[in-house]
RNA sequence: GAUAGAGGUGCGGUAAAGGCGUGUAAUCGGACGGAGGCUGCCGGAGCCUGUGAGAGCCGAUGAAUAGAGUUGCCGCCGAAAAGCAGGAGAGCGGCGUUUCCUGCUUUGGUCAUUCAUCGGAGCGAUGUCUGACUGUCACCAUAUUUUUAUGGUGGGGAGCUAUC
Repeated sequence: GAUAGAGGUGCGGUAAAGGCGUGUAAUCGGACGGAGGCUGCCGGAGCCUGUGAGAGCCGAUGAAUAGAGUUGCCGCCGAAAAGCAGGAGAGCGGCGUUUCCUGCUUUGGUCAUUCAUCGGAGCGAUGUCUGACUGUCACCAUAUUUUUAUGGUGGGGAGCUAUC
């Protein structure tokens, strides 16, 4: 360097059903009221509006996306995730947001927890402190007695195992 592998509450994708979202958005009607309103923001253009705007209130009808969990299937073991930079798309321009792609950097994996940030209806994601578990290698000690077991310390996936 190449090929093949292992970790386990392992990683990602996708589909289905049920729930949540929600008696919410929206539509219609009513009372009130009297001039504005419409995509995340600004601008442009357009549209609605004194034949009565928008917000709030009452009544009727009444969703869906996203996100989360479960189960199945598929692809996998830098699986993947996060951060930064660049590019492309998402209705005209700019910003923001989001999706995808490329490059660089960081992180072995899981769980719990502190704090922070972000989004949310629930809650979740990411980073971080600490702890536990797990896998792997090195070193040390003990037992076994010659290759395993247990304990301790340490390392990082640019690792570890096998073959060439």
Source information
Lysine riboswitch aptamer from a bovine gut metagenome, 164 nucleotides, folded computationally. The prediction has a mean pLDDT of 77. It matches the Rfam family "Lysine riboswitch aptamer". Rfam's curators write: Riboswitches are metabolite binding domains within certain messenger RNAs that serve as precision sensors for their corresponding targets. Allosteric rearrangement of mRNA structure is mediated by ligand binding, and this results in modulation of gene expression. This family includes riboswitches that sense lysine in a number of genes involved in lysine metabolism, including lysC. The RNAcentral record of the sequence draws on MGnify.